This is a predicted structure of a 72-nucleotide RNA (transfer RNA) from an uncultured Patescibacteria group bacterium.
Its Rfam family is "tRNA". From the family's description: Transfer RNA (tRNA) molecules are approximately 80 nucleotides in length.
Model confidence (mean pLDDT): 82 of 100.
It was read from a public genome assembly.
RNA sequence: GGCGCUAUCGUCUAGUGGUUAGGACUCCAGAUUCUCAUUCUGGCAACCGGGGUUCGAUUCCCCGUAGCGCUG
Repeated sequence: GGCGCUAUCGUCUAGUGGUUAGGACUCCAGAUUCUCAUUCUGGCAACCGGGGUUCGAUUCCCCGUAGCGCUG
């Protein structure tokens, strides 16, 4: 250089055009407990950037960025 794959809460991850963008861990508040821990309940928090297609895009297309793999 060429080809391919991946990018979603702080972390890991689900989501095949119309979802309240879901779950686990973490964190916060409350309950329980003499206290801590455990357990239970509730809460906060996310679609890599820019364009395009579409009535509607996390999802499809193009370009870029970053990471990974194969290859000259």